[in-house]
Molecule: small-subunit ribosomal RNA
Organism: uncultured prokaryote
């Protein structure tokens, strides 16, 4: 030492991204009172215009001007000569190497730390000794004079000095010698000797400053080592001045720093040479820390000055505002030549997201020169600009509820800005005006302040002038409305937006910060996500194929010695500044001063000796290793030999076919195959034993011998004495394929060809068949080279089995027991994310080496190395995703296994698809042809009745408080009926007719007006309730405790039976309950009892043409109350003494007796806003409403659902039997009439167990006689009935005529398991009436199969795989097109750096010559000569080119 958000349906682990904090020389975007302190050109070390940033000294020196003043000459003008003051330039000193700037360039002794220089210098400061003597030529200026546009120069003549120069002076120094001493080698100090050689300057206010040697010191600084900080190995071998010696030569000094010989050495995996990138340090920022990142400000050191050379002066430079060349580039110009250098202050201009005044002052502090006033100083001290950043104030306090107006919301009540305001009552900070007014000044006296009239104080006026900005889905504090509609647009990550968006955009409101807030950029953290602290590699990324072995790392037991590491003490440093703490000082704070403290380092130095290490000496049961005796092995290599088998020859025997497949085909055979039998011939491989065994490092080894040869494992305890263990780089082995050369090929079999399969089939399957496959020898050198588990020791319970050896008990074998090696399985602690590992470890430890770090790109490019080659190794970036991946859960899936169901399949009967013709959808059409359903699970469905109406749809007419509700105000008295005109009707216009109660105020109704409002089948069923379908009447969903698992979850509910059923036994870490199921209800099927009217009618009586008609009766059917009964209850087997199953009694019914009702957790955004209700949206003289007509019934076609039918098991015609559920009052309608008939006319009963409506198929009898028919009824004519306002579009019947397709139905498919299918007719809602063949129901007749559960479909339980979870209608894999992007390759252009060879070669040092030339010194009377200098000449070397 805080996490948290994303991989999944969910989990845990692994793991990448992303977010919350700190920070900053910051930009940006919106705002912006005041002040204190910092702090501001990060990019072009790109280019500058102008001003200023280095002078100073007259007390070194001549001089020239100016001013003043003495004096002398002259009448005066003037001239001389002097004093004092100033200025100019120029000789001379010092400065200019300092301060300031910035970071190109450097990966180094550049920095930083400790250290040495006995190899060193060092103006200006200080102390100390000694000394400052005599002499000389010049040169600037100045004057003349020439030459240039100009910079500038030449020539003559003259001149001074602290400039130069000659000599003396030697206290010293220097070199040589010698002698003590001292030390790490060379040396060092010290003393003494010595021919030698070696110095100097003067000014002035007369005291002082100066010079010159010499010695010390302080500073600075040069030199030189030790260790300490970057990446890359796709950068492994660099080096010739290299490496070292001898000599010189050269610095201030050592030194290949440089020349010459000599010699061959030097560096490098502890990373050299090379490439890249970069000032480095105090520190700074993060951070718990350990790191990691930085290096601006402020300090310390280095480097740099337009760009590359060069050196002069000088103490100091190779010199930011000096020189000299070469280059670029800008400028001037008279074209001939000149002239610059802001990376100093400001300023410009370019570039860039981006960084300020061409300010004041030398007052402070510091610097240069000066004796000194002083002067100079863009060092610096001060202001100005920018919220760039700390840090402090302030935009007002206190009370104030009708909780005001107004905004936002609203469920309309109200909530909420919000005590906020308004108002009342203070306050006076910061800004404004007036007065006063510092400190910094060093101060005994005078002067001296840029700042600045700044700070600070007194005083006044007045709440007056001073709040943004970002956020509001999660993470993450803070939510509502409108706007938009996958558009607009947010977005750090997840991810938001397709019409109800807390996620866009406005607006309210909130929550954060607050003169600032976001936002982008970068740093550190979170990230333990590189892991010293502090990770990993069996399956997630990660063990090298194996082994040997150099270096390197580690190492058994004893003992002495060092004391390198380690510990301890003590010196020295570790620079200020920063941190940290304490005390101060600006009102505070930021800032700031003083002291501590701290600096974990580094170096001397004293001590300890346990480990470690170094050296020495020992030890062995120890760890390795030898030897000795035994052992077992497909260990390797070579060589012989065997037999089966396959194929090829040859001959026999023999005939038509073999072969070969899922089933053919190519193939092979009358030229004689195949079979079968004799015989030879070739190459490979080695059945059986053979195994879960042996052997080997691995790879990998198997027929039997024999040579030769490695390894092991045991038993002895003679010898050696740590002789070991790993192992980067290296070596060597290294399947199979493939590659060279040269054999060899019997079967086999890539490529290839043919057959076949298939849409296709470059596969799979068949016939053939070449490399290969075999031997030598050489390569390649990789593999899911895998136990996906690196090697080596050493600890840690067990159990059991195979191999090899010993040993014990026993005479001995086979047992048993112990023990060692070797190989399996199971498993304890332990470990793991979990699967699993578990003495053969993935346990617990030690040693060392390999490898790892998000997926894709990428087992790649490029570059190396390696190879005949294929190729192997070794390896990454752009780009681009939020994840990829691991183990395990639950679920779906599966042409995965296992148990079971289910008219699922099979066995059946009977349809459908084919015609006709009903409906209903789809298309098309249309003014409309209203809307809605769409596999199953829409389509005779909403619709249980579209001619108007319904009616939603359309055309036209028409109406706007509306066809309906409630309420305000208001004017009326009606409403309503009749009538009139006008229309198609609604609807307009008109005429009459005429209100009720009353407490007299009005009230009730109802018209007109008006304001609310009403209406909408408009839209969203993906906003909804609420009904339904469906899976499925399928056995299942779950849910306490409990227990197991880190957790998703798991047990229970799995398992063995059983069942229709998670139905019921048994077992069982579960033990129990919930919904489900099953029972509970209805019907129905036998019986009792009770009850008999309208039902019934056996007996009894009456009657009738006849009939329960009638008196009666309750016996039967029957009707509907109530009850029995069915419970595997009983018997027999059988099963686990279960549960149950099989038979069987008995019974009307037997194992759920049949039949309905009844639908779990749920799933499909299934289906309805057009049944109803709803929430939001739209309309509102119309999307509302009324009315006429019309449309929903339109037809080239497609589909589903029916009817009817295709005939003789049938039509037809007569004749006659037998039901049951229902309906009935503007209803059902009888008899009788009367029409062929649909009907009509009557009108009796009947509110119905009473009256009415009521069968057909059958059955007897006739007829047809296989035909488009006496089948079959569309379709068309014509007559008519019925219901209705009204059947034209568009109704249903009838009768007469007409008589159409079709003769049993392709491919496909459906319903049924019994009183079922099939067939027969028969009620009924809805409804005037009907387009009903359709629903929903009765009854009549009334069947055949079910072997079985492989297959189809649907389901249930176990169980495996799974890369699926929207879940198999999943997911995904590659080419191909278009379009962008990113990278590699390219003929080749082109910038840049850079090696090696070479030309040319500027400017300088440096050597060499130096004719002409020259003042100082020498010699000489001079001339000339000497020394010496010094133009030019040349050589090495060398920028640039």
């Nucleotide at each position: 030492u805080a996490g948290a958000g994303u991989u999944u349906g969910a989990u845990c682990a692994u793991g990448g991204c992303u977010c919350a904090g700190a920070a900053u020389g910051a930009a940006c975007g919106c705002u912006g009172g005041c002040g204190g302190c910092a702090u501001g050109g990060a990019u072009u070390a790109g280019g500058c215009a102008u001003g200023c940033a280095a002078g100073u000294c007259g007390a070194a020196c001549g001089g020239g001007c100016c001013g003043u003043u003495u004096u002398u000459c002259g009448c005066a003008a003037g001239a001389g000569a002097g004093g004092c003051g100033g200025u100019c330039a120029g000789u001379g000193g010092c400065g200019u190497a300092a301060g300031g700037g910035u970071g190109c360039g450097u990966a180094a002794c550049a920095c930083g730390u400790g250290a040495g220089c006995a190899a060193c210098c060092u103006g200006c400061c200080c102390c100390c000794g000694a000394g400052u003597c005599c002499g000389g030529g010049a040169c600037a200026g100045c004057c003349c004079g020439c030459g240039g546009a100009a910079a500038c120069g030449c020539g003559g003549a003259u001149u001074a000095a602290u400039a130069c120069c000659g000599g003396a002076u030697g206290u010293g120094g220097u070199a040589c010698c010698c002698g003590g001493u001292c030390a790490c080698a060379u040396g060092g100090c010290c003393g003494g000797g010595c021919c030698a050689c070696u110095g100097a300057a003067g000014a002035u206010u007369u005291a002082u400053c100066g010079c010159u040697c010499g010695g010390g010191g302080a500073u600075g600084g040069g030199c030189u080592c030790g260790c300490g900080g970057c990446c890359c190995a796709u950068a492994a071998g660099c080096u010739a001045g290299u490496u070292g010696g001898c000599g010189g030569g050269g610095u201030a000094a050592c030194g290949g720093c440089c020349c010459g010989c000599c010699a061959a050495g030097g560096c490098u995996a502890u990373g050299a040479c090379g490439g890249g990138u970069a000032g480095g340090u105090g520190g700074u920022c993060u951070g718990a820390g350990a790191g990691g990142a930085u290096g601006g400000u402020c300090a310390c050191c280095c480097a740099c000055a337009c760009u590359g050379g060069g050196a002069c002066u000088g103490a100091g430079a190779c010199a930011c505002u000096g020189c000299c060349c070469a280059g670029a580039c800008u400028c001037c110009u008279a074209c001939g030549g000149g002239a610059g250098g802001c990376u100093g202050c400001a300023g410009u201009c370019g570039a860039g997201a981006a960084u300020c005044a061409u300010c004041c002052g030398c007052a402070a502090u510091g610097g240069g020169c000066g004796a000194a006033a002083g002067c100079c100083u863009g060092a610096c001290g001060g202001u100005g600009c920018g919220a760039u950043g700390c840090c402090g104030c302030g935009u007002g306090a206190g009370g104030g509820a009708u909780g005001a107006c107004g905004g936002c919301c609203u469920u309309c009540g109200g909530g909420u800005u919000g005590u906020a305001a308004a108002c009342c009552u203070c306050u006076g900070u910061c800004a404004g005006a007036g007065g006063g007014g510092a400190c910094g000044a060093a101060a005994a006296c005078a002067u001296u302040g840029a700042u600045u009239g700044u700070a600070c104080c007194c005083u006044c006026a007045g709440a007056g002038g001073a709040a943004g900005c970002c956020a509001c889905g999660g993470c993450u504090a803070a939510c509502u409305a409108c706007g938009u509609g996958c558009c607009a647009g947010c977005a750090g990550c997840c991810g938001c937006g397709g019409u109800a968006a807390u996620a866009c955009g406005u607006a309210g409101g909130u929550g954060g910060c607050g003169a600032g807030c976001g936002u982008u950029a970068u740093u550190c953290g979170g990230a333990u996500u590189u892991a010293c602290u502090g990770g990993g590699c069996g399956u997630a990324a990660a063990g090298g194929g194996u082994c040997c072995g150099c270096a390197g790392g580690g190492g058994g037991u004893u003992u002495g010695c060092c004391a390198a590491g380690u510990c301890u003490g003590g010196u020295g440093u570790g620079a200020a500044a920063u941190c940290u703490c304490a005390c101060g000082g600006c009102u505070c704070a930021a800032c700031u001063g003083u002291g501590a403290a701290a600096u974990g380092g580094c170096a001397c130095u004293g001590g300890a000796u346990a480990c470690u290490g170094g050296c020495g000496g020992g030890c062995u049961a120890a760890g390795a290793g030898u030897c000795c005796g035994c052992g077992a092995g497909g260990g390797g290599u070579g060589a012989a030999c065997g037999g089966a088998a396959u194929u090829c020859c040859u001959g026999g025997u023999g005939u038509a076919g073999c072969g070969g497949u899922g089933g053919a085909a190519u193939g092979c055979g009358u030229a004689g195959a195949u079979a079968u039998c004799a015989g030879g011939a070739a190459g490979a491989a080695c059945a059986c034993c053979g195994a879960u065994g042996g052997c080997g490092a691995a790879g990998g080894c198997g027929g039997u011998u024999c040579a030769c040869u490695g390894g092991c494992g045991c038993g002895g305890u003679a010898c050696u004495g740590a002789c070991u263990c790993u192992g980067a780089g290296g070596g060597a082995c290294g399947a199979a394929a493939g590659c060279g050369u040269g054999g060899g090929u019997a079967g086999c079999g890539a490529a290839c060809a043919g057959g076949a399969u298939u849409a296709g089939a470059u596969c799979c399957c068949c016939u053939g068949g070449u490399a290969g496959u075999c031997c030598a020898c050489g390569c390649c050198g990789u593999a899911a080279a895998c136990g996906u588990u690196g090697u080596g020791c050493g600890c840690u319970a067990g159990a059991u089995g195979c191999g090899g050896g010993g040993g014990g008990u026993c005479u001995g074998a086979u047992c048993c027991c112990c023990u060692c090696c070797g190989u399996g399985u199971c498993c304890a602690a332990g470990c793991u994310a979990a699967c699993g590992c578990g003495a053969u470890a993935a346990g617990c430890g030690c040693a060392c080496c390999g490898c790892c770090u998000g997926g894709g790109g990428a087992c790649u490019a490029c570059g190396g190395u390696c190879g005949c080659a294929a190729g192997a190794c070794u390896a990454a970036a752009a780009c681009u995703c939020a994840a990829a991946g691991g183990a395990a859960u639950u679920g779906a899936c599966g042409g995965g296994g296992g148990c079971c169901c289910g008219c699922a399949c099979a066995a059946g009967c009977g349809g459908u698809g084919g015609a006709g013709c009903a409906u209903g959808u789809g298309g098309c059409u249309u003014a409309a042809u209203u809307c809605g359903a769409g596999g199953c699970a829409a389509c005779g469905c909403g619709a249980a009745g579209a001619a108007c109406c319904u009616u939603a749809c359309c055309u036209g007419g028409g109406u706007u408080u509306g066809a309906c509700a409630u309420g305000u105000u208001c004017a009326g008295g009606a409403c309503g009926g009749u009538c009139c005109g006008u229309g198609a009707a609604a609807g307009c216009g008109g005429a009459u007719u005429u209100c009720c109660c009353u407490u007299c105020g009005g009230g009730g109704c109802c018209u007109g007006a008006u304001c609310a409002c009403a209406g909408a089948u408009g839209c969203u069923g993906c906003a909804u309730g609420g009904c339904u379908g469906u899976c499925g009447u399928c056995a299942g969903c779950u849910c306490g405790u409990g227990u197991c698992g880190u957790g998703a979850g798991a047990u229970g509910u799995u398992c063995g039976g059983u069942u229709a059923a998670g139905u019921c036994c048994g077992g069982c870490a579960a033990c129990g309950a919930g919904c489900g199921c099953a029972a509970c209800c209805c019907g129905u099927a036998u019986c009792g009892c009770c009850a008999g009217u309208u039902g019934c009618c056996a007996g009894c009586g009456g009657g009738u043409a006849a009939u329960g008609c009638c008196g009666g009766g309750g016996a039967c059917u029957c009707u509907g109350g109530u009850g029995a009964g069915a419970c595997u209850g009983c018997c027999c087997g059988u099963g686990u003494c279960a549960a149950g199953c099989g038979g069987g009694a008995g019974g009307a019914a037997g194992g759920c007796g049949c039949g309905g009702a009844u639908g779990a957790c749920g799933u499909c955004a299934a289906g309805u806003c057009a049944g109803u209700a709803u929430g939001g949206c739209u309309c509102u003289u119309a999307c509302a409403c009324c009315c006429a007509g019309g449309g929903c019934u339109g037809c080239a076609c497609a589909c589903g659902u029916g009817c009817u039918a295709c005939a003789a098991u049938g039509g037809c015609c007569g004749g006659u039997a037998c039901a049951a559920u229902g309906g009935g009052a503007u209803g059902c309608g009888a008899a009788a009439u009367c029409g062929c008939g649909a009907g009509a006319u009557g009108g009796a009963g009947c509110c119905a167990a009473u009256c009415c409506c009521c069968a057909a198929a059958g059955c007897c009898g006739g007829u047809c006689c296989c035909a488009g028919u006496u089948c079959g009824g569309a379709u068309u004519g014509g007559a008519g009935u019925c219901u209705g306002c009204a059947a034209c579009u568009c109704g249903a019947c009838u009768c007469c005529a007409u008589g159409a397709a079709g003769c049993c139905g392709g491919a496909a498919u459906c319903g049924c398991u019994a009183g079922u299918a099939a067939a027969g007719g028969c009620g009924u809602a809805u409804c005037a009436g009907c387009a009903a063949c359709g629903g929903c129901g009765c009854c009549u007749u009334g069947a055949a199969u079910a072997c079985g559960u492989u297959c189809c479909c649907g389901g249930g339980c176990c169980u495996u795989g799974u890369a699926c979870a929207c879940a198999c209608c999943g997911c995904c894999c590659g080419u191909c097109a278009c379009a962008u992007c990113a990278c590699g390759g390219g003929a080749g252009c082109u910038g840049g750096a850079u090696g090696c060879a070479c030309c040319c070669g500027a400017a300088g040092u440096c050597g060499c010559u130096g004719u002409a030339c020259c003042a100082a010194c020498c010699c000489g009377c001079a001339a000339g000569g000497g020394a010496g200098g010094a133009a030019g000449g040349u050589g090495c070397c060398u920028a640039a080119g």